The prediction has a mean pLDDT of 82. Transfer RNA from Gordonia sp. PDNC005, 73 nucleotides, folded computationally.
RNA sequence: GUCUUCCUAGCUCAGUGGAUAGAGCGUCCGGCUACGAACCGGGAGGUCAGGGGUUCAAAUCCCUUGGAGGACA
Numbered sequence: 001g002u003c004u005u006c007c008u009a010g011c012u013c014a015g016u017g018g019a020u021a022g023a024g025c026g027u028c029c030g031g032c033u034a035c036g037a038a039c040c041g042g043g044a045g046g047u048c049a050g051g052g053g054u055u056c057a058a059a060u061c062c063c064u065u066g067g068a069g070g071a072c073a
Stems, first nucleotide, its partner, number of pairs: 001072007010025004018056001027043005049065005
């Protein structure tokens, strides 16, 4: 340099056009306990990497910028 995959919660990931964007772990609060762990109940936490476009409607499709990985040279 060319091609290609990916970027969603603190971490690991689901969601591939329409429902209030979810799960596990973590974290916080409560229960249980002599106190913890485990277990049970509940909560908070996201401009879906940035910008633009298509569409009645975009995390999802297209373009671009940035970042991470891979193949070839």
Its Rfam family is "tRNA". About the family: Transfer RNA (tRNA) molecules are approximately 80 nucleotides in length. Rfam classes the family as a transfer RNA. The organism belongs to Gordonia, within Bacteria.